A computed fold for a 469-nucleotide part of an RNA from an uncultured organism, annotated as small-subunit ribosomal RNA, 3' major domain.
Context: one part of a larger RNA
RNA sequence: UGACGGGGGCCCGCACAAGCAGUGGAGUAUGUGGUUUAAUUCGAAGCAACGCGAAGAACCUUACCAGGUCUUGACAUCGGAUGCAUACCUAAGAGAUUAGGGAAGUCCUUCGGGACAUCCAGACAGGUGGUGCAUGGUUGUCGUCAGCUCGUGUCGUGAGAUGUUGGGUUAAGUCCCGCAACGAGCGCAACCCUUAUCGUUAGUUACUACGCAAGAGGACUCUAACGAGACUGCCGUUGACAAAACGGAGGAAGGUGGGGAUGACGUCAAAUCAUCAUGCCCUUUAUGACCUGGGCUACACACGUGCUACAAUGGGCGGUACAAAGGGUCGCGAACCCGCGAGGGGGAGCCAAUCCCAAAAAGCCGCUCUCAGUUCGGAUUGCAGGCUGCAACUCGCCUGCAUGAAGCCGGAAUCGCUAGUAAUCGCGGAUCAGCAUGCCGCGGUGAAUACGUUCCCGGGCCUUGUACA
Numbered sequence: 001u002g003a004c005g006g007g008g009g010c011c012c013g014c015a016c017a018a019g020c021a022g023u024g025g026a027g028u029a030u031g032u033g034g035u036u037u038a039a040u041u042c043g044a045a046g047c048a049a050c051g052c053g054a055a056g057a058a059c060c061u062u063a064c065c066a067g068g069u070c071u072u073g074a075c076a077u078c079g080g081a082u083g084c085a086u087a088c089c090u091a092a093g094a095g096a097u098u099a100g101g102g103a104a105g106u107c108c109u110u111c112g113g114g115a116c117a118u119c120c121a122g123a124c125a126g127g128u129g130g131u132g133c134a135u136g137g138u139u140g141u142c143g144u145c146a147g148c149u150c151g152u153g154u155c156g157u158g159a160g161a162u163g164u165u166g167g168g169u170u171a172a173g174u175c176c177c178g179c180a181a182c183g184a185g186c187g188c189a190a191c192c193c194u195u196a197u198c199g200u201u202a203g204u205u206a207c208u209a210c211g212c213a214a215g216a217g218g219a220c221u222c223u224a225a226c227g228a229g230a231c232u233g234c235c236g237u238u239g240a241c242a243a244a245a246c247g248g249a250g251g252a253a254g255g256u257g258g259g260g261a262u263g264a265c266g267u268c269a270a271a272u273c274a275u276c277a278u279g280c281c282c283u284u285u286a287u288g289a290c291c292u293g294g295g296c297u298a299c300a301c302a303c304g305u306g307c308u309a310c311a312a313u314g315g316g317c318g319g320u321a322c323a324a325a326g327g328g329u330c331g332c333g334a335a336c337c338c339g340c341g342a343g344g345g346g347g348a349g350c351c352a353a354u355c356c357c358a359a360a361a362a363g364c365c366g367c368u369c370u371c372a373g374u375u376c377g378g379a380u381u382g383c384a385g386g387c388u389g390c391a392a393c394u395c396g397c398c399u400g401c402a403u404g405a406a407g408c409c410g411g412a413a414u415c416g417c418u419a420g421u422a423a424u425c426g427c428g429g430a431u432c433a434g435c436a437u438g439c440c441g442c443g444g445u446g447a448a449u450a451c452g453u454u455c456c457c458g459g460g461c462c463u464u465g466u467a468c469a
Stems, first nucleotide, its partner, number of pairs: 001469002003466003007463007015453002019417002022414002026308008034299002042053002064294007073124001077123002079120005088101005106115003126283002129281003135277002137272003140268001142266001147186006153162003166177003192260004197228007207217002231254001234248005310410001314369007326357003331350002336345003376407001381402007423445007
């Protein structure tokens, strides 16, 4: 100087407390451990691995396994030779491929050649092989915590100190005052995006006096560009005549208005050699490459994260409202017809403020069920179908009929959340042929509680002890 303390002081955070809804029990989805296996590819490991890499494993993907094959190679550059090769047809084969047939005869050209393809020779290619403890890059985490440093000066033999401590204050090393310090940098804040109010400009595909259309309009909604607006600016009180705090006015909004992006010096030899790049090592008729099939989907069990429930604030049936944000041409696909339905036929319109996906759902209005393992719950299984796709056996999703399991609110323990939040309800998108209870977004309805900081956890500042560095 740090680190640590079941030392002290001050302060903060859904950290506790006060509340609400959960997890832990059931069924199931998914990830992991374990076990099994020819293989169940690899990585991730307290917080900060475990719906994680994976924004989507039937083949492909795919890295794993079995079998069948290739060896200058599936891919790149260089030399020599040739001008054909691919496509197409036949046969064999699981295919990779092998054998045969064989039309057309390609593109650029400075006519030298080049592109492209085949053959030969080697230089080499290749490696999702190892090492993240050799690395770059990227990322997590402490933590959006308020800290981390430097120059000059001063003090100290020196390590170092001072500044950065102190009195107040703040979300903040934020600001004020004081002070052997005076300044400065990286952080904080602001500048950026979005949302809440208003104005101006511009209006078609949006909007309107409407039953509809044409025409018209430039009000309203909205769209999207530019502005205004919030600054403790004003008033009062407190305060040290400061910074600031509290209350008030005005205001759509008030003290950082809400949300996002933004992550200092560093810590964890944290993660990643399997995104990529890369040193070294290893491999080179194989640890490379191609193909078919299988596996990653196994199942006594254990754990994590979700979904659905256990019902009457509910289930079922009928009627009837109100969104936002998105996506669409190899696409979204209306009306209409067929089908109980998944879906099929159909093809209008739309490269989309125009058309479509599209029905929002919870809600509201009626009827029914009457506390039961039930008209709750839907697992499981049987049968019959639909869709995608060469192909749904291993191993997809959906529909109908039948079946109707566990489950009556969950032990010890434990998680999230402070407001348009939790809870609850549906909608969209990426990936994607198909496949979503996951992920990322969007809106609808819309709470309870916070006395307080003694305690648990994490963190910041000062101080103290130390046999630790």
Notes:
The full RNA is in RNAcentral, with records from ENA and SILVA. Rfam family: Bacterial small subunit ribosomal RNA.